A computed fold for a 77-nucleotide RNA from Candidatus Methanoperedens sp., annotated as transfer RNA. Rfam family: tRNA. By type it is a transfer RNA. Its mean pLDDT, the model's own confidence on a scale to 100, is 82.
[in-house]
RNA sequence: GGGCUCGUAGUAUAGUCCGGAUAGUACUUGGGCCUCCGGAGCCUAGGACCCGGGUUCAAAUCCCGGCGAGCCCGCCA
Numbered sequence: 001g002g003g004c005u006c007g008u009a010g011u012a013u014a015g016u017c018c019g020g021a022u023a024g025u026a027c028u029u030g031g032g033c034c035u036c037c038g039g040a041g042c043c044u045a046g047g048a049c050c051c052g053g054g055u056u057c058a059a060a061u062c063c064c065g066g067c068g069a070g071c072c073c074g075c076c077a
Base pairs, nucleotide, nucleotide: 001073002072003071004070005069006068007067010027011026012025013024020057029045030044031043032042033041050066051065052064053063054062
């Protein structure tokens, strides 16, 4: 330098292929119930689509560029 894959709460992930409202789940965090206290369990609340642009009535999803991560190939040594 080239190619491929990936980027979603604090963490791990579903959804992406085939575009549809208020982005789901688990752990975690705050509050409550329970308990002598704590844990477990139950209830409840908070929290996310890497950045920019394009297409579209509508983008996490499709397209382009950038940034970052991983893998492979090439060049120099």